[in-house]
RNA sequence: UGAGACCUCUUGAUGACCGCGGCGCAUGUGCUUCAUAUGCGACGAGGAACUUCCGGGCUCCGAAGAGCACGAUGGCGGGUAACACCCGCCCAGGGCAACCUGAGAGAUAGCGCAACAGAGAAUAAACCGCCUCCUUGUUUCGGCAAGUGAGGUAAGGGUGAAACGGCGGUGUAAGAGACCACCGGGCUGCUGGUGACAGUAGCCGCAUGGCAAGCCUCAUCGGGAGCAAGGCCAAGCAGAAGGCAAUGGAACUGCUCGUUCCGUCUUCGGGUAGGCCGCUUGAGCCAGCCGGCAACGACUGGCCUAGAUGGAUGGUCAUCCGUAGUGCUCUAUGGGCGCUACGACAGAACCCGGGGUAAAAGAGGUCUCACAUA
RNA sequence: GCCCCCGUAGCUCAGUGGCUAGAGCGUCUGCCUUCUAAGCAGCUGGUCGAAGGUUCGAAUCCUUUCGGGGGCG
Repeated sequence: UGAGACCUCUUGAUGACCGCGGCGCAUGUGCUUCAUAUGCGACGAGGAACUUCCGGGCUCCGAAGAGCACGAUGGCGGGUAACACCCGCCCAGGGCAACCUGAGAGAUAGCGCAACAGAGAAUAAACCGCCUCCUUGUUUCGGCAAGUGAGGUAAGGGUGAAACGGCGGUGUAAGAGACCACCGGGCUGCUGGUGACAGUAGCCGCAUGGCAAGCCUCAUCGGGAGCAAGGCCAAGCAGAAGGCAAUGGAACUGCUCGUUCCGUCUUCGGGUAGGCCGCUUGAGCCAGCCGGCAACGACUGGCCUAGAUGGAUGGUCAUCCGUAGUGCUCUAUGGGCGCUACGACAGAACCCGGGGUAAAAGAGGUCUCACAUA
Repeated sequence: GCCCCCGUAGCUCAGUGGCUAGAGCGUCUGCCUUCUAAGCAGCUGGUCGAAGGUUCGAAUCCUUUCGGGGGCG
């Protein structure tokens, strides 16, 4: 200098004017609590508030019950309120590397699937080839050729995503873990490690492979509903018809048991369309320090930072900043001045922890590879 | 707030692991007719909404995402 990998951060700035939301204070008005008007003060969207894909808090249901079903997760250790998240490590795959990716248990528990091609596709299989024998023909008597012939053979060819361990030798008529060495695999032991696992020794010649994001098995976890949860106050109203039913119905998505309650469902009709709490102080944020490789945790100090309910957080102007385009100019791979445009993605609604996705522009740090120079 | 379903040719739909993804209507071309319609014959038309993964192989299975529709309170 070029090409990359990973981690973290920002989400334009300042001022003026006009507005909006809830809060506090002051003053005025209404009979006081309270309401309302005006003025002043401080505050007022996000890193994703998006999605609703996971996990929790909180609230109610009936004590949060049992079994099955169903669903989720799936290397090991740790973090956490919890998780499908995060950190560290192991193994496999990719990359020269930094690093990235992995639903990464079980295929001798059982069932199932494998199109096309191919002789044969899962209790393997003889198409070509190779070998032996037989028959026939031929012969220069060494053999050679042919066969709707009888067998042997998985070493070679060919097909396929995959052909029933690989490769070399021994052996054989040709061959074959039939036998041997090495590699791979399985079992047992030893060593190291908390563990996944790694290393090593001995044994087993070892047909029995792939798919479990096919059914399934094993282990672990999961009761249901959701702030329109739920509680309180005020106002108002009118019931009627039909179905089912104590061998029933409901609480409680499906079934069984268990527990509790006694009506329950549908249609038509009537009333209301108000207020308060829940509501924002929380697994909270910032700084320091300690423990830990890290995720994270402990301690100390400081801070209070939106709470709407047709739903506020906005608009205009000026200057600066950034980016892009364009014109002029200079000491010209660059700089200066002017003009124009743009400044994303998107917006709380009970609250948190993650994942995923969107996006105009930037900023910082660590590391790898290649080339060049010293 | 809690859930469910759909996306395949211009339109309406099949296809739920395997051959070149099909059918009807339509478009287009030809025949027929004086011309049109109807009829007959033939042709055309697909990133299976998008991306990634599992698998030898994906429209189909899984995850994420985009768009549309519906239900309950």